Predicted 3D model of a 73-nucleotide RNA (transfer RNA) from a Bacteroidota bacterium. It matches the Rfam family "tRNA". Rfam classes the family as a transfer RNA. The source organism's lineage runs through Bacteria, Pseudomonadati and Bacteroidota. The sequence was found in a public genome assembly.

[in-house]
């Protein structure tokens, strides 16, 4: 240098181009207890790595850029 991948919540990971992007855990209230831990119920929490392009419509498809891993030189 050059091929390939990946980036979505604080942490891991899910979403066929199509309503309003989820889920477990972390957190925060709340029940339950003699108290703590488990267990229940509910909230909170998102510039889908950045700029652009297509499209009625983008996390999703294209392009460039930034960064993580693999592999060739």
């Nucleotide at each position: 240098g050059g091929g390939g991948u990946c980036a979505u919540a604080g942490c891991u990971c899910a979403a066929c181009g199509g309503u309003u992007a989820g889920a477990g855990c972390a957190g925060c209230u709340g029940g339950c207890u003699c108290a703590u831990a488990a267990c229940c119920a509910g909230c909170c929490g998102g510039u889908u790595g950045c700029a652009g392009g297509u499209u009625c419509a983008a996390a999703u498809c294209c392009u460039g850029c930034u960064g993580g891993c693999c592999c060739c030189a």